[in-house]
RNA sequence: AAUGCAAACCGGCACACUUAGACGAAAGCUAAGCUCGCAAAGCCUCCGGUCUUCCCCCGCUCCUGAGCGGGAAAGAUAGCGGGGUUGCCAGA
Repeated sequence: AAUGCAAACCGGCACACUUAGACGAAAGCUAAGCUCGCAAAGCCUCCGGUCUUCCCCCGCUCCUGAGCGGGAAAGAUAGCGGGGUUGCCAGA
């Protein structure tokens, strides 16, 4: 230096749940508590998946401004997987 096979930290992160939010239309997000787990559970939506539907378009229904279905587009998820990128540790 490479590999990421092994191990490790009185350090790091934090699923679900609870509480709060003059955050959001929603999915979800943020903070605190807690701790299922994580060796990239750090960061990035490039690819696939999943989830949402305020606005827009189309169709159907009716009580005519609402409901349902579809589309487009946008958003969410990096703890769904792949990919990219940075980093900790240091036995072999």